[in-house]
Description:
Model confidence (mean pLDDT): 80 of 100. A computed fold for a 74-nucleotide RNA from Candidatus Nanosalinarum sp. J07AB56, annotated as transfer RNA. It matches the Rfam family "tRNA". About the family: Transfer RNA (tRNA) molecules are approximately 80 nucleotides in length. Rfam classes the family as a transfer RNA. The sequence is in RNAcentral, with records from ENA and Rfam.
RNA sequence: GUGAGGGUAGGUUAGCUGGCCCAUACUACGGGACUGUGGCUCUCGUGACGCGGGUUCAAAUCCCGCCCCUCGCC
Numbered sequence: 001g002u003g004a005g006g007g008u009a010g011g012u013u014a015g016c017u018g019g020c021c022c023a024u025a026c027u028a029c030g031g032g033a034c035u036g037u038g039g040c041u042c043u044c045g046u047g048a049c050g051c052g053g054g055u056u057c058a059a060a061u062c063c064c065g066c067c068c069c070u071c072g073c074c
Base pairs, nucleotide, nucleotide: 001073002072003071004070005069006068007067010027011026012025019057028046029045030044031043032042033041050066051065052064053063054062
C1' cells in the first nucleotide's frame, strides 16, 4: 500500500434486512437485608453506542470520510 473483521458502562458481551418505553446480561462499584464479624446468597441503584457529516418522521443499526485495534497478502 491492499483485502477482511472489529470499536457499545471501569472490564467482558448481546442487540446491527432502522421504530416507541429504561439499549441486554454478567462482572465491578455503592446502599440495604441476612450474619457475632467477614464471605456466600438475595435485593435496589450507578454507569456506555470511537469521532465528524449525510439519508430518514425516526440511526448503536444504512451511506461517506477520519482515527484506533486484530488478521491475511505484498
The organism belongs to Candidatus Nanosalinicola, within Archaea.